A computed fold for a 72-nucleotide RNA from Neomoorella thermoacetica, annotated as transfer RNA. It matches the Rfam family "tRNA". The organism belongs to Neomoorella, within Bacteria. The sequence is in RNAcentral, with records from Rfam.
RNA sequence: GGGCUCGUAGCUCAGUGGGAGAGCACCUCCUUGACGCGGAGGGGGUCGCAAGUUCAAUCCUUGCCGGGCCCA
Numbered sequence: 001g002g003g004c005u006c007g008u009a010g011c012u013c014a015g016u017g018g019g020a021g022a023g024c025a026c027c028u029c030c031u032u033g034a035c036g037c038g039g040a041g042g043g044g045g046u047c048g049c050a051a052g053u054u055c056a057a058u059c060c061u062u063g064c065c066g067g068g069c070c071c072a
Stems, first nucleotide, its partner, number of pairs: 001071007010024004018055001026042005048064005
């Protein structure tokens, strides 16, 4: 330098054009003498960045940034 792949909540990941989600973690309440377990509820996201396509983009296209693998 070229090719492929990944980037979504604090962590691990799903979602592949129209509602942003799950598990764990965190907060509050119940329970307990207390902690833990258990039960109920809640908060937290510029979907890596920018541009384009579209009525509409996490999703499609292009460029850039970062991680991984391969080739040279």